[in-house]
Context: one part of a larger RNA
RNA sequence: GCGAGGGAGUUUGUGGACGUGGCGAGGCUAAGUUCUCCAAGAACGAAGCCGCAGGGAAACCGAGCGCGCGCAAUUCGCAAGAAUGAGGCGCGGUGUGUUAAACUCGCACCAGUCACGGCCACCAGACCCGAAGCCUGAUGAUCCAUCCCUGGGGAGAUUGAAGCCUGGCUACAACCGGGUGGAGGAUCGAAACCAGUUCUAGUCCAACUGUUUGGGUCACCUGGGGAUAGGAGUAAAAUGUCAUUCGAAUCAGGUGAUAGCGGGCUCCUUCUGAAACGGCCCUUAGGCCGGCCCGCGCGGAGAGGGAAUGCGGUGUAGAGAUACUGAUUAGGAAGUACUGGGGGGAAACCCUCAGCUUCUUUGUCAAACUCCGAAUUUGCAUUCCUCGUAGAAGCGCGGAGUGGGGGGACGCGGGUAAGCUGCGUUUCCGAAAGGGAAAGAACCCGGUGUGUGGUUAAGGCCCAUAAAUGAUUGCUAAGUGUGAAUGAACUGCGUUGGUUUCCAUAGACAGUGGAGAGGUAGGCUUAGAAGCAGCCAUCCUUUAAAGAAAGCGUAACAGCUCAUCCAUCUAGGACGCCAGCCGGGAAGAUACGCUGGGCUCAAGUGAUCUGCCGAUACCACAUGACACACGUUGAACGUGUGAUUCUGUAAGAAGGUGUACGGGUGGCGCCGAAGGGGGGUCGUAAGAUCCUCUGGAGCUGCCUGUAACAUGGAUCCUCGC
Numbered sequence: 001g002c003g004a005g006g007g008a009g010u011u012u013g014u015g016g017a018c019g020u021g022g023c024g025a026g027g028c029u030a031a032g033u034u035c036u037c038c039a040a041g042a043a044c045g046a047a048g049c050c051g052c053a054g055g056g057a058a059a060c061c062g063a064g065c066g067c068g069c070g071c072a073a074u075u076c077g078c079a080a081g082a083a084u085g086a087g088g089c090g091c092g093g094u095g096u097g098u099u100a101a102a103c104u105c106g107c108a109c110c111a112g113u114c115a116c117g118g119c120c121a122c123c124a125g126a127c128c129c130g131a132a133g134c135c136u137g138a139u140g141a142u143c144c145a146u147c148c149c150u151g152g153g154g155a156g157a158u159u160g161a162a163g164c165c166u167g168g169c170u171a172c173a174a175c176c177g178g179g180u181g182g183a184g185g186a187u188c189g190a191a192a193c194c195a196g197u198u199c200u201a202g203u204c205c206a207a208c209u210g211u212u213u214g215g216g217u218c219a220c221c222u223g224g225g226g227a228u229a230g231g232a233g234u235a236a237a238a239u240g241u242c243a244u245u246c247g248a249a250u251c252a253g254g255u256g257a258u259a260g261c262g263g264g265c266u267c268c269u270u271c272u273g274a275a276a277c278g279g280c281c282c283u284u285a286g287g288c289c290g291g292c293c294c295g296c297g298c299g300g301a302g303a304g305g306g307a308a309u310g311c312g313g314u315g316u317a318g319a320g321a322u323a324c325u326g327a328u329u330a331g332g333a334a335g336u337a338c339u340g341g342g343g344g345g346a347a348a349c350c351c352u353c354a355g356c357u358u359c360u361u362u363g364u365c366a367a368a369c370u371c372c373g374a375a376u377u378u379g380c381a382u383u384c385c386u387c388g389u390a391g392a393a394g395c396g397c398g399g400a401g402u403g404g405g406g407g408g409a410c411g412c413g414g415g416u417a418a419g420c421u422g423c424g425u426u427u428c429c430g431a432a433a434g435g436g437a438a439a440g441a442a443c444c445c446g447g448u449g450u451g452u453g454g455u456u457a458a459g460g461c462c463c464a465u466a467a468a469u470g471a472u473u474g475c476u477a478a479g480u481g482u483g484a485a486u487g488a489a490c491u492g493c494g495u496u497g498g499u500u501u502c503c504a505u506a507g508a509c510a511g512u513g514g515a516g517a518g519g520u521a522g523g524c525u526u527a528g529a530a531g532c533a534g535c536c537a538u539c540c541u542u543u544a545a546a547g548a549a550a551g552c553g554u555a556a557c558a559g560c561u562c563a564u565c566c567a568u569c570u571a572g573g574a575c576g577c578c579a580g581c582c583g584g585g586a587a588g589a590u591a592c593g594c595u596g597g598g599c600u601c602a603a604g605u606g607a608u609c610u611g612c613c614g615a616u617a618c619c620a621c622a623u624g625a626c627a628c629a630c631g632u633u634g635a636a637c638g639u640g641u642g643a644u645u646c647u648g649u650a651a652g653a654a655g656g657u658g659u660a661c662g663g664g665u666g667g668c669g670c671c672g673a674a675g676g677g678g679g680g681u682c683g684u685a686a687g688a689u690c691c692u693c694u695g696g697a698g699c700u701g702c703c704u705g706u707a708a709c710a711u712g713g714a715u716c717c718u719c720g721c
Stems, first nucleotide, its partner, number of pairs: 001721006011124001013122004018117006026050003032044004054061002065092005073084004093109005127264004134254006145228009154218001156188003159184001163180006193215003199210001230246001233241002267656006277290005291402002293399006302387002305385009318372001319370002325366003330361007339354006405429010434445003449623007459613003462597003468610001470609006481599002490584003494581006501574003511568005517541003522536003547562001550561003624646002626642006657710001659707010675694008
C1' cells in the first nucleotide's frame, strides 16, 4: 500500500426555552408499603416541590382595574362596509420602592403544573486518537563504572640504571678502564591480548564490520565469586555509565494525566445561508460580549433606496500668494538706536559691504496655509419608482458558525520598491459552475432545477478549431507585428499624409556650357600683404552679371571654386513645422511569452460596412421541486399562479432511507430462506423490487418502541497478502 473485520456527540444529575399530551387555581408525588407467576406492571403513600401577590437591601406596606383605538375571528351585508372584538396598543388608575411630600421613573396589577420527546448549557474522560512529562511502589550491576576476594595470561628481540668484583691512579679517597649485574608507567614487535587514528561501510558482511593505526612488564589484560540503585549509585569528569534505554533506568499503577495544538469523525433529499469585523482578556494559534446567519413566536402597516425638482449645509480635487500662518529665487528703494568687516580722516564724522526692519518688482511651495473653490456628498419638502396584509418594519426566545482572509477599481498613510505593508468605499473569490483570455481563485461575458430545440454575450471566423482566404479604402518591409504589458530622452534625405512662407512657361530647383570685369596690388601695416596674416573703410565705373570678396591655394603673386549673371534644358521646386507607421537608441543568463503551423495589396495595422460562429446567459415547449392561493377532504390529493422561486463552504431548519433487537399484527420458505455473483425495472436520492446462477435453512412487510445503528481516509487498531 491493498483486502476483510473493528472504529468517533454517549450516559447520569441539574437547569433553560420549545413541541405533544394529562389535569387545571391548582399540578405532581419522593423514599417506602402492598398486590401480581419471573419480568413488565398496578394501587397506596401529601412529607415535600412549583404555582396561587407584588414591591423593597430591609423594616415594612400591600393590588378583585377603568376608558379609548383596533388585528385575527365571529355576525350582518350582493358589494362597499358596519357591529362585537380574546390577545395587542394608547391614556388613566391602583400596589410598592425612591422622597419631607409629590411629579417623573423602576417593577407589578391571575395560569400553572406533571410526564414524554428532540435541541442547548453546566458537573463529570464528555466526539475519538495523540504527547513530552509529574507522583507512588516494585524490578535490575549476566552490559558498562568503581571497589573487594580468589585464579589465569603477556612469542621473540633490544637497551644495559643502581649495586658488586677487579685493574689503574692516589697519602687515603674522589675519579678512570674492564667485567658482573638486570633496573625501567624503557625500546622493537600484525605472537597472544587490549584499544579504536584514518579510510571503508552507512536500505551494510556487521543495530559498530573490514583496512590502516596505537598500546603491548604495566595506573597491563582477563576468568569466577561478591559490594554499591534511581534525584540514587559509580565516575583519572564525557552529563559518561547504571542490561541496544539516561540532563534523571525499567516495569506496573494514579490514568481515559493535561493538550487554547495536530489528525480523524460513517446515509439521502429539500429550504435558508454567514464570518474572517468592533470591544475586553498575561490577549494576539484561544476565549467572552456585540455584529453578521438560521428557526420559532409576537406584531399588524409601513419599509427601502434610486431618480427629478426646489431651498440649504460642506471646504476635498484644483487653484492662489499685499488674503493669513509658515517656507522660498534674484533684485530695487528707504531707514538703521544697537551689531560685524573694509576704506578715508587727528577727531567729530563720512563712504561702502554684510546683517536687520519697512515698502516694492520678480520666481517658486504646504496633510496639520486659504482671499477662493468644483464634481461629489448630505438635510428638509414634493412627485415618481421598488418591496409589503400571500404579513414588511419592529420586538422576544432558541440554535449556530465566524472573529488567520485574499484579488480588482477608486481615495489615502509607511516604504527606493515589492506577488510589500497599514486603512477607507465598493465589488468579486472565499462559498460560483458555464463561455472567453493557449494554460490560469478573484480580468471580460455571465449567477447553474431537469430535458429538447433555437437566439445571442464576451470573444472570434487561413489550418490545427465552430464561423467570410468577406467587402471598401489607407499604412507598414521592420517577420515590425500576429499579446488586453514593455520601452524613454534624443535621432533618421525610411516612407505616407497635412500645412506656413517663398520661387516658377516673363522658365523656377538641380545638372551642363559660358561670364564672374575695370578704377585697383583700395588705404594702412609689413621683408612681402596683390579679394583671402592683421587694422580702417567697403566706394565708383562698365554691365546680362560680377563682394574692395564666402572657401581652397601662394614666401608674395599666380592658380581653382563660390556669390551673382547669361545660355541650354523643361515642370514643378526650396527652407521649415505637425502627424501616422517603421528604423536606431535597445545589455542576461537553455531558444522567441505570436499556443503551433504558418502569414507580407496580410492571416499585420488604421477607418468603415455586411454576414456568420459562439455559454448552463436569453427565448420556446415539456417536466420536477418549492412557495402561495382556492377547492375537496382529512392531511394527502386536485386546480391555479410564480418575468420579479431553484449555485452554495461553515452553520441552522425540515422531511425521508437503511441496520440490529423487543412488543403487536400479517406473510414467505427444501416446488429452495438468509448470504454471495450477474443482470432488468422503479424512485430526485438514500434505496426498493424482479429475474437468473450459487447457496442449503431460516427470513420478513406494516404499526409501535429501544439503540454500543450507516466508514475510504485518523503515520488509526487486529488479521491476511

A computed fold for a 721-nucleotide part of an RNA from Candidatus Iainarchaeum sp., annotated as large-subunit ribosomal RNA, domain II. The full RNA is in RNAcentral, with records from ENA.